[in-house]
RNA sequence: GGACCCAUAGUUCAACGGAUAGAACAACAGGCUUCGGACCUGUAGAUGAAGGUUCAAUUCCUUCUGGGUUCG
Numbered sequence: 001g002g003a004c005c006c007a008u009a010g011u012u013c014a015a016c017g018g019a020u021a022g023a024a025c026a027a028c029a030g031g032c033u034u035c036g037g038a039c040c041u042g043u044a045g046a047u048g049a050a051g052g053u054u055c056a057a058u059u060c061c062u063u064c065u066g067g068g069u070u071c072g
Stems, first nucleotide, its partner, number of pairs: 001071007010025004018055001027043005048064005
């Protein structure tokens, strides 16, 4: 330098182009408890960046950024 793959919540993962982007763990609040843990209930929290296509983009296309694999 070329090719390919990946990027969604604090973490690990879902999501035919169309639903309020969903779950587990973690966090926080409440309940329970003498206190804590466990358990129960609830709350908040995310699409790497910029464009394009489309009535509609997490999803398709382009470029960039970061990570990985591979070829030379």
This is a predicted structure of a 72-nucleotide RNA (transfer RNA) from an uncultured archaeon. It matches the Rfam family "tRNA". Rfam links the family to the GO term triplet codon-amino acid adaptor activity.